Context: one part of a larger RNA
RNA sequence: CAACGAACGCUAGCGGCAUGCCUAACACAUGCAAGUCGAACGAUGGCUUCGGCCAUAGUGGCGCACGGGUGAGUAACGCGUGGGAACCUGCCUUUUGGUUUGGGAUAACUCCGGGAAACUGGAGCUAAUACCGGAUGAGCCCGGGCAACCGGGGAAAGAUUUAUCGCCAAGAGAGGGGCCCGCGUCCGAUUAGGUAGUUGGUGGGGUAACGGCCUACCAAGCCGACGAUCGGUAGCUGGUCUGAGAGGAUGAUCAGCCACACUGGGACUGAGACACGGCCCAGACUCCUACGGGAGGCAGCAGUGGGGAAUAUUGGACAAUGGGCGCAAGCCUGAUCCAGCAAUGCCGCGUGGAUGAUGAAGGCCUUAGGGUUGUAAAGUCCUUUCGGCGGGGACGAUGAUGACGGUACCCGCAGAAGAAGCCCCGGCUAACUUCGUGCCAGCAGCCGCGGUAAUACGAAGGGGGCUAGCGUUGUUC
Repeated sequence: CAACGAACGCUAGCGGCAUGCCUAACACAUGCAAGUCGAACGAUGGCUUCGGCCAUAGUGGCGCACGGGUGAGUAACGCGUGGGAACCUGCCUUUUGGUUUGGGAUAACUCCGGGAAACUGGAGCUAAUACCGGAUGAGCCCGGGCAACCGGGGAAAGAUUUAUCGCCAAGAGAGGGGCCCGCGUCCGAUUAGGUAGUUGGUGGGGUAACGGCCUACCAAGCCGACGAUCGGUAGCUGGUCUGAGAGGAUGAUCAGCCACACUGGGACUGAGACACGGCCCAGACUCCUACGGGAGGCAGCAGUGGGGAAUAUUGGACAAUGGGCGCAAGCCUGAUCCAGCAAUGCCGCGUGGAUGAUGAAGGCCUUAGGGUUGUAAAGUCCUUUCGGCGGGGACGAUGAUGACGGUACCCGCAGAAGAAGCCCCGGCUAACUUCGUGCCAGCAGCCGCGGUAAUACGAAGGGGGCUAGCGUUGUUC
């Protein structure tokens, strides 16, 4: 010099686009952030022109494993990159075949209870695309057999507006995911030895799948100065900053992967979780309680307290894009799109233009003649960007639908009118005089200034630099 998620001081007119808890993964009041389907089902309520229509607690289906947040942990196949074989895959695409026959329950509901509450017990009734049998099953799985096959196991669900949406089995695909390996990935040797499921084998178990993943037995291996083990620090990457490059530093925003969800542990359901707004146990904390017992988890969006030098609104809309459910209409969506706040950054614009010498007045300096501020001002003639006021008024939306928004933009009106500061002037380093002070008060990045003529302190005049900013501090190169 450059850079920043910056902060602080002084100052401040407008717009566009970005960015905004780096600290306590500290604790959280309140609201919202994941629902939807009546074209699966019984039932209840409302309206009814008795044709139906609407709504819904419950059963059932799909979704809630996505999206959103954070960086605590992790030095690891976690990430990056290049390979691999022993796997799974809801919804989607495609191919083939099928969709038959029976059964018993249960919530809702009614009745009777228990409890302060959270909630919950008993009896009775009922439906299904909920649950359970039988049939069929080329193909599928298992075993035998050895090529001629044989034995065993195991499917399904219907709905309606009558041509659609479903259901079952099997194959293929796409996309997604699990696993393994080579290489790369911070500091410390004032960490030198580490390791018993440890290294390998066999049998068995387990998994979607390979595997000491687990188990029994057998062998005694395996890793390590090419740094094992231990300790410290840290999410990794695309990138970002700097630099001529090599490199160094870094990992905010955006994108990919990983990990976590009060702390620790566990499984359930499911195609998928060991599950942020699910469950169980333990712990700390907070709250309610009739003391018997219960409820909770903002590292979602806002917001509060606290910490801190420091970081925003308890806003609008689903109009667009995308997601969930639904045949659809549609509903939900703090994802998202917008608006609000902040000179936090980048970019753009303005604060006027021309003319104007009696070189006015005033200020400052002076050798007292004058010099300088300075065409600067005043005056004269113009213009109206931005801002203000009035009128019109979008694109974004494909037939309807616009939160943004009466916004952007366009037209008109008035009037120079409303809009300049900050730092510096001894050398480095661009810019000098006077007064005050007198090793005092003070300055200072380094060298150093100040003890009576200070271009270095304080003020003024003048000057230099940058400019809606300018300086200081911190950090990186």

Small-subunit ribosomal RNA, 5' domain from an uncultured bacterium, 477 nucleotides, folded computationally.